This is a predicted structure of a 95-nucleotide RNA (TPP riboswitch aptamer (THI element)) from a Syntrophobacteraceae bacterium.
Of the family's consensus pairs, 96% are formed in the model.
The organism belongs to Syntrophobacteraceae, within Bacteria.
[in-house]
RNA sequence: GACAGCCGUUGGGGGUGCUCAGGUGACUGGGCUGAGAAAAACCCUUAGAACCUGAUCCGGGUAAUUCCGGCGUAGGGAAAUGGUUGUGCACAGUG
Numbered sequence: 001g002a003c004a005g006c007c008g009u010u011g012g013g014g015g016u017g018c019u020c021a022g023g024u025g026a027c028u029g030g031g032c033u034g035a036g037a038a039a040a041a042c043c044c045u046u047a048g049a050a051c052c053u054g055a056u057c058c059g060g061g062u063a064a065u066u067c068c069g070g071c072g073u074a075g076g077g078a079a080a081u082g083g084u085u086g087u088g089c090a091c092a093g094u095g
Stems, first nucleotide, its partner, number of pairs: 001089001002087009011045004016039001017032006051076003057070004
């Protein structure tokens, strides 16, 4: 120096749907899935299914839905750095 594990720092990226009741409405409360359904939260950050596109897609299921599966080895998608431990792999120096 490289690689791997662990712990950090500073940045960056992302989604927020369905449904019932009340309300003119903003919105409030309950139910469903989920890590998260506007949170000083949560998830993801290139070894990248976080998330977007295809998609007003296909199959299944549901009270209903981006609920589940397929599509998916598809096309996109946000990173730098510090500490520490290990391997003894590479390079260099000395004997």
Record summary: Its mean pLDDT, the model's own confidence on a scale to 100, is 77. Its Rfam family is "TPP riboswitch aptamer (THI element)". Rfam links the family to the GO term thiamine pyrophosphate binding. The family has 115 seed sequences and 16,130 matches in Rfam 15.1.